This is a predicted structure of a 162-nucleotide RNA (glmS glucosamine-6-phosphate activated ribozyme aptamer) from a Bacilli bacterium. Model confidence (mean pLDDT): 80 of 100. It was read from a public genome assembly, where an Rfam model found it. It matches the Rfam family "glmS glucosamine-6-phosphate activated ribozyme aptamer". For this family Rfam cites "Control of gene expression by a natural metabolite-responsive ribozyme" (Winkler et al., Nature, 2004).
[in-house]
RNA sequence: AAACGCUAUCAAGCGCCAGAACUUUUCUUUGAUUAGAAAAGUUGACGAGGGGAAGGUUAAUCGAAAGUUUCGGCGGGUGCCUUCUAGCGCUCAUCCGCGCUAAAAGUCAUUAUACAAAACUAGAGGGUGACCUCUAGGACAAAAUUAAUGACAGGAUGUUAG
Numbered sequence: 001a002a003a004c005g006c007u008a009u010c011a012a013g014c015g016c017c018a019g020a021a022c023u024u025u026u027c028u029u030u031g032a033u034u035a036g037a038a039a040a041g042u043u044g045a046c047g048a049g050g051g052g053a054a055g056g057u058u059a060a061u062c063g064a065a066a067g068u069u070u071c072g073g074c075g076g077g078u079g080c081c082u083u084c085u086a087g088c089g090c091u092c093a094u095c096c097g098c099g100c101u102a103a104a105a106g107u108c109a110u111u112a113u114a115c116a117a118a119a120c121u122a123g124a125g126g127g128u129g130a131c132c133u134c135u136a137g138g139a140c141a142a143a144a145u146u147a148a149u150g151a152c153a154g155g156a157u158g159u160u161a162g
Base pairs, nucleotide, nucleotide: 014075015074016073017072019071020043021042022041023040024039025038026037027036028035046063047062048061052084053083054082055081056080057079085102086101087100088099089098090097092158093157094156095155096154106152107151108150109149110148111147112146120137121136122135123134124133125132126131
C1' cells in the first nucleotide's frame, strides 16, 4: 500500500458488466491488419413524468433520436396488487355500499390548450486508440395539466322546505 471492517455522502432511462461489438499491445497464423489466443481497456437509455404507510410482485407511464448495441444480462425503482390510515364524490346529515384522491379526489367521450434533452451545427480539453468530459447556437414531442360540452352513476334512517 492492498485486502478486510466501520462511518459518511451520492439515484431512479438509475447503478453495474460475464454475452456481444470495438480499441491497443504481445504471440501464432495468412498472399494480405487475413484468422485466432492472451492481457489491458471502451461502449452498454435522450429527456418529460411519477412517492400516505406496510407487505407482495416484475418485461412499471410518455414520447424524441437512431434504425448498429437505447441489443443482451444482473440489481434496484415513485408502477401494479392486497390490507390499513385520512379524506373527496354519488345526498343536507349519519351508517353501509361503490368509485376515486394522497393536496387532490365518480366513469366515459369530444373539443381547445404547454413545455424538453440528446441527436444536429460550430468549437475546447483528455486519451496511442476505441472513446470520454465540457461550451455555444438554432430547433422539434407525447402522455399530461386546465377548461368547456354531452351521456351515465345509491340503499336505509333522519331533518328542512314546498